Context: one part of a larger RNA
Molecule: small-subunit ribosomal RNA, central domain
Organism: Aigarchaeota archaeon
């Protein structure tokens, strides 16, 4: 000496499931795999160390002894590890119970508004902007009333609120499916954690086939602005946005914070459950305390370069995975794999600084 790191400096895979591997609760017994002790053999010589000796010293050389490391054998130890047999319940799972939820899929129904069409009323403007113009309008617009069509969306409730692994999820109702929290402590009895490969899910845009098309709107046309204006503003407007089936597989996929477990002051709000108490117009009601789980804020110790984090850790520890190693070149080239394509994944170097 036997590395340091990953919220913001380079660095947590977008998320989950899971194969191998790695890691693994309490307890009894057995074996004695690893482990430890003793002894024997071997580990050529040289090298290394100690002592002694030889060249006038030294380097060097010689002698004696020792050592290092590995392997083999014999005997012994059994805490830990491993294996085998058995037990346990705290981890995990199952069951039962009453509740919460924009969790997912399918179907029905509803609502406001925009647009268009028809009918009625009505007359000269409307629209748009900083100002205008393009644009619409006497073939009657804008505006008011009535009727109809169609697509998309779901005001208020709405919350620092809830649910979901993430992406994400918001009108009402029904059916189907799934997950979590709480309570009970009835059952199983370590069945667990992580997870290289692998598999599945995965916003928007995009792609293929079919449908749909009200509003909005890349591209595009026009009007303005301007030195120009391939923009910002205005009038139009097609893909697309919507639905079904299939692909794509990316993102500031963010908490820029991997997953699981244990430990380490509190205060306060809020959501769900439970227990106890008070009130009750008794209702799924209201209030208080305690408690479990979630979600916020503030803050102690501690941490941090600081900002800040702080029982939802970025504190103190353990297990496993992923990733980083100056900037540019470059997430490029080449190759491979995937994709219909767009492109995605993997991913350099020269050179330069």
């Nucleotide at each position: 000496c036997u590395g340091g790191g990953c919220u913001u400096a380079a660095a947590g895979c977008g998320c989950c499931c899971g194969u191998a591997g790695c890691c693994g609760g309490c307890u009894g017994g057995g074996u004695g795999u690893g482990u430890c002790c003793u002894c024997c053999g071997u580990u050529a010589a040289a090298u290394c160390c100690a002592c002694g000796g030889g060249c006038u010293u030294a380097a060097c050389c010689c002698g004696u002894g020792g050592g290092c490391u590995g392997c083999g054998g014999a005997g012994g130890a059994u805490a830990c590890u491993a294996c085998c047999c058995g037990g346990c319940u705290u981890g995990g799972g199952g069951g039962u119970g009453g509740g919460a939820g924009a969790g997912g899929g399918c179907g029905u129904c509803g609502g406001u508004a925009u647009u268009c069409c028809c009918g009625g009323g009505g007359u000269a403007g409307g629209g748009g902007u900083a100002a205008a113009a393009u644009c619409c309008u006497c073939u009657g617009a804008u505006c008011c009333c009535g009727g109809g069509a169609g697509g998309a969306c779901c005001a208020c409730c709405a919350g620092u609120g809830g649910c979901g692994a993430a992406g994400g999820c918001g009108g009402c109702c029904g059916c189907c499916c799934a997950g979590a929290a709480c309570a009970c402590g009835c059952c199983c009895g370590a069945c667990g954690g992580u997870g290289a490969g692998g598999g599945g899910c995965g916003a928007a845009a995009g792609c293929u086939g079919g449908g749909g098309g009200a509003g909005c709107a890349a591209a595009c046309g026009g009007g303005a602005u301007u030195a120009g204006a391939u923009a910002c503003c205005c009038c139009g407007g097609u893909a697309g946005u919507c639905c079904c089936a299939g692909c794509u597989g990316u993102a500031a996929a963010c908490g820029a914070u991997g997953u699981g477990g244990g430990c380490u002051a509190g205060g306060u709000g809020u959501c769900g459950g439970g227990u106890g108490g008070g009130c009750u117009a008794c209702g799924g009601g209201c209030c208080c305390a305690c408690u479990c789980g979630g979600u916020g804020c503030c803050g102690a110790a501690g941490g941090g370069a600081a900002a800040c984090c702080a029982u939802u850790a970025a504190g103190c520890c353990c297990a496993c995975c992923g990733c980083c190693u100056g900037g540019g070149g470059a997430g490029u080239a080449c190759g491979g794999c995937c994709g219909c394509a767009a492109g995605g994944c993997u991913g350099a170097a020269a050179c330069u600084u």